[in-house]
This is a predicted structure of a 116-nucleotide RNA (SAM riboswitch aptamer (S box leader)) from a Verrucomicrobiota bacterium. The coordinates come from a structure-prediction model, not an experiment, and the mean pLDDT is 80.

RNA sequence: AUCUCAUUCAGAGUGGCUGAGGGACUGGCCCGACGACGCCACGGCAACCGGCCCCGAACGCUUUCGGGGUGACCAGGUGCCAAAUCCAGCUCCGCGAGUGCGGGGGAAAAUGAGAA
Numbered sequence: 001a002u003c004u005c006a007u008u009c010a011g012a013g014u015g016g017c018u019g020a021g022g023g024a025c026u027g028g029c030c031c032g033a034c035g036a037c038g039c040c041a042c043g044g045c046a047a048c049c050g051g052c053c054c055c056g057a058a059c060g061c062u063u064u065c066g067g068g069g070u071g072a073c074c075a076g077g078u079g080c081c082a083a084a085u086c087c088a089g090c091u092c093c094g095c096g097a098g099u100g101c102g103g104g105g106g107a108a109a110a111u112g113a114g115a116a
Base pairs, nucleotide, nucleotide: 002115003114004113005112006111007110008109013042014041015040016039017038021031022030023029025089026088027087028086043081044080045079047078048077049076050074051073052069053068054067055066056065057064058063085108090105091104092103093102094101095100
C1' cells in the first nucleotide's frame, strides 16, 4: 500500500519548544502571531480489541465457538482530546418555491478488528 467487516450528533487539555499556515481532497465555513498546525512532557477520554463475569453449544477435560454484561471489575494494545467525520459533495424522497429546509441511501475519509 490492498481487501473485508464494524463504528463515526457521546466523551476528554494544560505546560514547554517552534513559528505560519491549519481543519484529508474540492466548495463553504471556521481555527490561527492573544501563537494555530506540528513535536515533547504531563494530564485526561473510553470507541474498538484484550482481560473479567454470565449463558448456550460443540468437543472431551478445560479447549473451541456463539450470544450477553461490564470502565463504580481492569486503562493492558490500538486510538482519541475545536466545531456532528465542522457542513456539503453523488443519488433518491418529502415540504417549499428564494440556489431554502428536512430525511433515506451512497462515495470519500478516519479509527479499530481481521485477511492475504